The prediction has a mean pLDDT of 78. TPP riboswitch aptamer (THI element) from Rubellimicrobium roseum, 86 nucleotides, folded computationally. NCBI's taxonomy places the organism under Bacteria, Pseudomonadota, Alphaproteobacteria, Rhodobacterales, Rubellimicrobium.
RNA sequence: ACCUCGGGGUGCCCGUUCGCGCGGGCUGAGAUGCGGCAACGCGAACCCGUCGAACCUGAACCGGCUAGCACCGGCGGAGGGAAGGU
Numbered sequence: 001a002c003c004u005c006g007g008g009g010u011g012c013c014c015g016u017u018c019g020c021g022c023g024g025g026c027u028g029a030g031a032u033g034c035g036g037c038a039a040c041g042c043g044a045a046c047c048c049g050u051c052g053a054a055c056c057u058g059a060a061c062c063g064g065c066u067a068g069c070a071c072c073g074g075c076g077g078a079g080g081g082a083a084g085g086u
């Protein structure tokens, strides 16, 4: 690199609505489609697979910043976390 397989998340704000939703905006790689009363399931795109900060837990955490999420620092290389073949 290729093949096959696997893991993962989908948030925040504003308007409207009794609510479900609908419309708009923000960040991000990703904020999605279908089925379902719901729980959830199946798929798309994207990211990640042990050289593992993708993602989860602590956590409704602490400080900064923001309209808020995001982001930066801490917690912290803490505990978990998905790979074989050519």
Stems, first nucleotide, its partner, number of pairs: 001086004005049004011026006032043004055080003061074004